[in-house]
Molecule: Glycine riboswitch aptamer
Organism: soil metagenome
RNA sequence: CCUCGCGGGAGAGACCGUGCCGAGGUCGCCUCGGUACGGCGCCGAAGGAGCAACCGCCCCGGAAACUCUCAGGCAAACGGACCGCGGGGG
Numbered sequence: 001c002c003u004c005g006c007g008g009g010a011g012a013g014a015c016c017g018u019g020c021c022g023a024g025g026u027c028g029c030c031u032c033g034g035u036a037c038g039g040c041g042c043c044g045a046a047g048g049a050g051c052a053a054c055c056g057c058c059c060c061g062g063a064a065a066c067u068c069u070c071a072g073g074c075a076a077a078c079g080g081a082c083c084g085c086g087g088g089g090g
Stems, first nucleotide, its partner, number of pairs: 001089008013040001015039011041074003047070001048068003054062003
């Protein structure tokens, strides 16, 4: 440095509209869940990109938790930079 396991791990609309599926109700309508599309608002801690503090073997390279939001995300779950412990490899 890489990888595996365990634990911790933030932020931001459970938004609005339309369609479809399932269930329920006081049943030509409504409610809940899921899903697709469209719209506006937002977040930054997968990834990506930019500047460059800083660092190096100082020709030139490496570069962030800063910045941008392409991607990703905005109930829970999943994910999650990073931190701690343990195993393996280089």